């Protein structure tokens, strides 16, 4: 960087320390955070995606086994990542209900993580 594919309204610091003006992912258009300190870096802290451990319906077999695999369910935050305003802050594009403006819903698209292939 491409591609599959799971998930994405939870939760995590209302004086920790550095830091010094921007951030909220990109356009655009809201809205919002922010010198009561952004970003970013530490250090807290959340959280079972992958490993890991313990169970397991079920599959599988030239082998029926103290075999192999296994959706799941659970334990655990040591290990590999990730997250720690606000729905992924909202809205674009489609559909569908409300008679328009605009609201709402369902979904596509973009994104963002984790794992697996190129």
């Nucleotide at each position: 960087c491409u591609c599959u594919u799971a998930u994405u309204a939870a939760g995590a610091g209302c004086a920790g320390g550095c830091g010094g003006a921007g951030g909220g992912a990109a356009u655009u258009a809201g809205c919002c955070c922010u010198a009561u300190g952004a970003a970013g870096c530490c250090c807290g802290g959340c959280a079972a995606c992958c490993a890991u451990c313990g169970g397991a319906a079920g599959a599988a077999c030239u082998u029926u086994g103290u075999u192999u695999u296994g959706a799941c369910c659970g334990a655990a935050a040591c290990g590999g990542u990730g997250c720690u305003a606000a729905a992924u802050c909202u809205a674009a594009c489609a559909g569908c209900a409300g008679u328009u403006a605009c609201u709402g819903c369902u979904g596509a698209g973009a994104g963002a993580u984790g794992a697996g292939a190129g």